[in-house]
RNA sequence: AGAGUUUGAUCGUGGCUCAGAAUGAACGUUGGCGGCGUGGAUUAGGCAUGCAAGUCGCGCGAGAAGUUUCCUGCUUGCAGGAAGCGGACAGCGGCGAAAGGGAGAGUAACGCGUAGUUACAUACCCCAGGGUCCGGAAUAGCUGUGGGAAACUGCAGGUAAUGCCGGAUGAUAUCUGUAUCCUUCAUAAGAUGUGGAUCAAAGGUGUGAUUCCGCCCUGGGAGUGGACUGCGUUGUACUAGCUUGUUGGUGGGGUAACGGCCUACCAAGGCGACGAUGCAUAGCGGGCGUGAGAGCGUGGCCCGUCUCACUGGGACUGAGACACUGCCCAGACACCUACGGGUGGCUGCAGUCGAGAAUCUUCGGCAAUGGGCGAAAGCCUGACCGAGCAAUGCCGCGUGCGGGAUGAAGGCCUUCGGGUUGUAAACCGCUGUCAGUGGGGAUGAAAUGCUAUAGGGUUAUCCUUAUAGUUUGACAUAUCUUCAGAGGAAGGACGGGCUAAGUUCGUGCCAGCAGCCGCGGUAAGACGAACCGUCCAAACGUUAUUCGGAAUUACUGGGCUUAAAGGGUGCGUAGGCGGCAUGGUAAGUUGGGUGUGAAAUCCCUCGGCUCAACCGAGGAACUGCGCCCAAAACUACCAUACUUGAGGGAGACAGAGGUAAGCGGAACUGAUGGUGGAGCGGUGAAAUGCGUUGAUAUCAUCAGGAACACCUGUGGCGAAAGCGGCUUACUGGGUCUCUUCUGACGCUGAGGCACGAAAGCCAGGGGAGCGAACGGGAUUAGAUACCCCGGUAGUCCUGGCUGUAAACGAUGAGCACUUGGUCGAAGACUCCUCCAUAGGUUUUCGGCCGUAGCGAAAGUGUUAAGUGCUCCGCCUGGGGAGUAUGGUCGCAAGGCUGAAACUCAAAGGAAUUGACGGGGGCUCACACAAGCGGUGGAGGAUGUGGCUUAAUUCGAGGCUACGCGAAGAACCUUAUCCUGGUCUUGACAUGCACGGAUGGCUCACCUGAAAGGGAUGAGUCUGCCUUCGGGUGAAACGUGCACAGGUGCUGCAUGGCUGUCGUCAGCUCGUGUCGUGAGAUGUCGGGUUAAGUCCCGCAACGAGCGCAACCCCUAUCCUUAUUUGCCAGCGCGUUAUGGCGGGAACUCUAGUGAGACUGCCGGUGUUAAACCGGAGGAAGGUGGGGAUGACGUCAAGUCCUCAUGGCCUUUAUGGCCUGGGCUGCACACGUCCUACAAUGGCGCAUACAAAGGGAAGCAAACUCGCGAGAGCAAGCAAAUCCCAUAAAAUGCGCCCCAGUUCGGAUUGCAGGCUGCAACUCGCCUGCAUGAAGCCGGAAUCGCUAGUAAUCGUGGGUCAGCAUACCACGGUGAAUGUGUUCCUGAGCCUUGUACACACCGCCCGUCAAGCCACGAAAGUGGGGGGUCGACGAAGUCGCUGAGCUAACUCGCAAGAGAGGCAAGCGCCGAAUCGAAACUCCGCGAUU
Repeated sequence: AGAGUUUGAUCGUGGCUCAGAAUGAACGUUGGCGGCGUGGAUUAGGCAUGCAAGUCGCGCGAGAAGUUUCCUGCUUGCAGGAAGCGGACAGCGGCGAAAGGGAGAGUAACGCGUAGUUACAUACCCCAGGGUCCGGAAUAGCUGUGGGAAACUGCAGGUAAUGCCGGAUGAUAUCUGUAUCCUUCAUAAGAUGUGGAUCAAAGGUGUGAUUCCGCCCUGGGAGUGGACUGCGUUGUACUAGCUUGUUGGUGGGGUAACGGCCUACCAAGGCGACGAUGCAUAGCGGGCGUGAGAGCGUGGCCCGUCUCACUGGGACUGAGACACUGCCCAGACACCUACGGGUGGCUGCAGUCGAGAAUCUUCGGCAAUGGGCGAAAGCCUGACCGAGCAAUGCCGCGUGCGGGAUGAAGGCCUUCGGGUUGUAAACCGCUGUCAGUGGGGAUGAAAUGCUAUAGGGUUAUCCUUAUAGUUUGACAUAUCUUCAGAGGAAGGACGGGCUAAGUUCGUGCCAGCAGCCGCGGUAAGACGAACCGUCCAAACGUUAUUCGGAAUUACUGGGCUUAAAGGGUGCGUAGGCGGCAUGGUAAGUUGGGUGUGAAAUCCCUCGGCUCAACCGAGGAACUGCGCCCAAAACUACCAUACUUGAGGGAGACAGAGGUAAGCGGAACUGAUGGUGGAGCGGUGAAAUGCGUUGAUAUCAUCAGGAACACCUGUGGCGAAAGCGGCUUACUGGGUCUCUUCUGACGCUGAGGCACGAAAGCCAGGGGAGCGAACGGGAUUAGAUACCCCGGUAGUCCUGGCUGUAAACGAUGAGCACUUGGUCGAAGACUCCUCCAUAGGUUUUCGGCCGUAGCGAAAGUGUUAAGUGCUCCGCCUGGGGAGUAUGGUCGCAAGGCUGAAACUCAAAGGAAUUGACGGGGGCUCACACAAGCGGUGGAGGAUGUGGCUUAAUUCGAGGCUACGCGAAGAACCUUAUCCUGGUCUUGACAUGCACGGAUGGCUCACCUGAAAGGGAUGAGUCUGCCUUCGGGUGAAACGUGCACAGGUGCUGCAUGGCUGUCGUCAGCUCGUGUCGUGAGAUGUCGGGUUAAGUCCCGCAACGAGCGCAACCCCUAUCCUUAUUUGCCAGCGCGUUAUGGCGGGAACUCUAGUGAGACUGCCGGUGUUAAACCGGAGGAAGGUGGGGAUGACGUCAAGUCCUCAUGGCCUUUAUGGCCUGGGCUGCACACGUCCUACAAUGGCGCAUACAAAGGGAAGCAAACUCGCGAGAGCAAGCAAAUCCCAUAAAAUGCGCCCCAGUUCGGAUUGCAGGCUGCAACUCGCCUGCAUGAAGCCGGAAUCGCUAGUAAUCGUGGGUCAGCAUACCACGGUGAAUGUGUUCCUGAGCCUUGUACACACCGCCCGUCAAGCCACGAAAGUGGGGGGUCGACGAAGUCGCUGAGCUAACUCGCAAGAGAGGCAAGCGCCGAAUCGAAACUCCGCGAUU
């Protein structure tokens, strides 16, 4: 620091996701040790049990057990008594219990934080001053006696105190006079005097107290607390108004203290858009996590503070509480009970149940630190110190170290060679951390206490110093050492990209993975496993959450023309911002000083644990707030001045600016009348409609309403909406000139107010034309549309409402600055001698093009989307949705404000390349048109589908499958096609082992359909070496093992080959240039061509694959050659024939050349390329034909030609064989053949080819046969012989338009040929038979010249079988010279939401199920308030006739003061009720 993901690719926008760090965590797998931390986050849910606050006998009374001494009795060991010691239990009294410890429910608040303020309090502690006198009455305990189950409690008697009370004394205390001083504007307050009034006390220890410990009064201190104030402190406006003790005052009360804190009266205030009130959420801070920072999130442990203690209320005591382990009342819950009544409060430490993903021991000790009490010893202390549990976190250590190649075995992979695991192991040597065993051993302990000695404090029982001795460790163990031995100690996740790390097998859109993109449908680096690797490591992953990345809320640091986003427009309130100059102030600002900012944390430097984590010390920091001083530039404020911003004035000017009234002509419709006489109207074509009751057309007159042609213009005006005949009236704004006046008066503008197209609404008018709805006619599959005929609201006017539009420049308003050109509108000034025009200068407004710049680009560009400033509005992924709900406005329609659940990984912008378009332009092709002939109808042949079948083997499927693979299925072919039989190392290949001479060939036998199986005999053959003794074992055979075999699967794993677009003219590259980029340019434009063919232009210049040419055939000629071909001339011969001699002229044959290049002429054209015409020429503009097929497309076809990966099969999916099938037939389609006839059929005669084939062959001639053919057989491995007569044509004759002398299917009989074999299932011949069919619906195919059409010939395959296929020649046309349309193609351009690319994409409805949200009659619950009823405890007030020790009076009785019970009143919790509000559930149905 970035990365993945929208697209075919690109740039930008934008969301989602990832890599990092962190946690009081949890879960999964795994787990050696130690140190230091941390550990109930959920139910402030309920709790058994134990402990967590006591202490003081030196305050007081009483005093058990026990014990010592003495006495008495005597059962000599007990009982009793006395005195002493002793001190349990409980009580009175003092201090403490308000601390410490826990929790975060409540609280949005002076609660907390920070900085200040003071009208206050303060036990214990410290300092200072003063004091401590005389009395009294009770009461617990105790004794006695009752009640009660218990808890507890009543009565009587009597007792003590540092308990309680009375009196005395008394100040610098309190209250109240008074004098002086100080201060102030003045009071108040303060200080110093001086009067009056009031108020204290307790003793203990000790032989002994002014001295020690206490007690009382006063002042001060320290620390602590109370109260007040400024500032800061979450979300929500779908909460906008709140408040009656409320705000203030006066009197009174109350408090430690100010104060509406409380009360009476008076006034009517107080708070709020700088967010009151309400609702929701939440303890706050130091800090912590993250981050570069700013921020964002958070508040566990530790520290500070607040609040709470079962829930609610209340006070008492006290220095302090409205009190966690105190009291009273009410409530809920739980427990005990004798049913009468009682008891309890773990949010203390442990522990338990529950809920939960989840959070520990009912441990030890007061040894240390600290606290309470005490004079002290000491006691208490779940504070605390320790241990235990938990990998819960951080840190550290270890699980060995060195050598060791035959690179062992095993595993995995493999191209089978090897590679890898891997120096890893084994093996050799070494060490001893940690853990284990045994033994030593520092420290946490210093103080206190006690004893003794010696000092100091004038005294002392007190304090204190030194020395010596003595006492105290719950727990932990550093560290040292002994022993043995590598021995006891490694896992987890991941390996497609992001992201470090890959192979094999299994699986087959299954199982599964997944953070995002996405993997998996038979070759998965993504699933599962193995091996290997990568990263971390006693851990590793996952989940959850926070920050980061995210500049994705943008203060630092974003945007708004088109991506989300400018309010429809103006006026204007609050607010924000604001020209120039001078002086002042000092609020902001800046500098300095100072106080504070607790400690801990963070940072730095040292130090202590062996290091680290951890801990200690010092420093820095804590960016903050307060106070003081200084400065005065800027902001602000005050004062004064200025003119350039703004406004006013004067003089001119333009304009569809607005409102109202009036007027006008054209057109239209209607009415009346005239003319006229059959149609009009309307459309793509029609029809509805109108018209003989007279339309349309035409003329005249009248009426009505609406709108204003031409002018009219990227012209004008207005804030926008908007404004268009003419005139008048009223009226708003603007521009120019003068520079006369005011003197910052300005800009923007949340709320607010006003205006605001069309449609719509209300009321009243009006209504010509047009015209939603509606009616009719058409169109159509339908047509609730488009078209036509009608037509109501409405459109118009007046008054009101609505308040929205793509209200758009999709661009808020204002000011300033920043190169230009040009056009238009409205002014002013000015040059040339004057006038006018033109020209120039200048101001304002409206457009176009463009520089820089900006922008993702398109574009924009002084009218900014440039550069700055000010203010307002708005945006934050798509959908859900501008929906729901709430509020508000509206008569309604509806408007404004405006979510969430759920869901997706995108949605969207600009531009690029393609593809596509019932877009455009140009061009081409038998594409159409013009023609000729067909197909589609018939019969047959053949292929396919379907059906059938035991099987009808398989493949091919629009063009580009269907007379295709198949250039030829009777058996064979032939196949996993079927039936049946049979073989198993095999029909075929190679190797190994064993056997033995078994073996091969021929003939013969049995069985069988054959294959095969079986047994036997005969004949024949048998390699190489040799020392001839033999050896070896080749070939072959048998057995066994490796393996063979497969037309089995996958053409979507492949190679090769092929089809098609298409013989269409295209497809690309290098360098340069342009563009952020994809890409563009080149390849475009103008011409031209069959052609990206060529020319010219041009930021392109060149090049490659294609085109063309080069190659073959053919057309002409020359030349060479001359056999098997040829024969002109010369001969021979024949009835005749190149038959022969010979010839080399010709034809032919087959070699080499020539020829054609727009070369020449004319015209057109840009002086070009080229085109048109012509000449010459056998051929003319590519002469004709062939071969030749660019980059690529169709996952096109083929695993059944061949090759090949993988999979499958192995007594079978392999091999052999018999028979059958591939030929099966209601049917459908394709391709052909033959026809339907007279341009014909038949018969006779007769002429002219080319190209081929031939030895398991072609076969002449001859003979036979009607014929197919047969017999015999010459010739020929071929320019020699044979196949082999070409046919149509031509000539003559017959037929005479008919199902025929057309047509030949079908069938019968008889034959022939091939072949082992023609039944299924061949071909041919003869005779006989003689079907459909009389030119073919919709539709559709081929062809532009030697072509179509027509005629025959040959070949391959092949034993045989050809209407098919491939070739060959003969005869030989018609039409077109065009591009409107159909199909296809090329180039340019345009639109696109397509890119699997229009066979695309995509919208709506719908059954059933599911999810989420809204509404809903109602129904259930929560919350905070309001009102009413009732009213506990309790304070306060009043009463207090009942009761009453202390004091007063009194001799006494008694009375009084005071107090208590009880009663009443105000307030008052819980409870009950009522009406609302608000939130959350459920809810048929929708």

This is a predicted structure of a 1486-nucleotide RNA (small-subunit ribosomal RNA) from an uncultured prokaryote. The sequence is in RNAcentral, with records from ENA.